[in-house]
The prediction has a mean pLDDT of 83. A computed fold for a 72-nucleotide RNA from Millerozyma farinosa, annotated as transfer RNA. A source record names the gene tRNA-Met.

RNA sequence: AGCAGUAUAAUGUAAUGGUAACAUGCAAUGCUCAUAACCUUGUAAUUGAUAGUUCGAAUCUAUCUACUGCAC
Numbered sequence: 001a002g003c004a005g006u007a008u009a010a011u012g013u014a015a016u017g018g019u020a021a022c023a024u025g026c027a028a029u030g031c032u033c034a035u036a037a038c039c040u041u042g043u044a045a046u047u048g049a050u051a052g053u054u055c056g057a058a059u060c061u062a063u064c065u066a067c068u069g070c071a072c
Base pairs, nucleotide, nucleotide: 002070003069004068005067006066007065010024011023012022013021018055025043026042027041028040030038048064049063050062051061052060
């Protein structure tokens, strides 16, 4: 140098081109003598970067970046 795959919230995962969702975590309330568990509420992602296509892109296309694997 070649081929394939992955990148979304602090973490782990979803999402037919049409309001980015769920769980854990974190914060607060209730419950309890207290803690844990449990109930309720809140929190946080311009979806790796830059462009293109489209009325509309996490999704399609191109280039680049990082990581993983295969082959050599």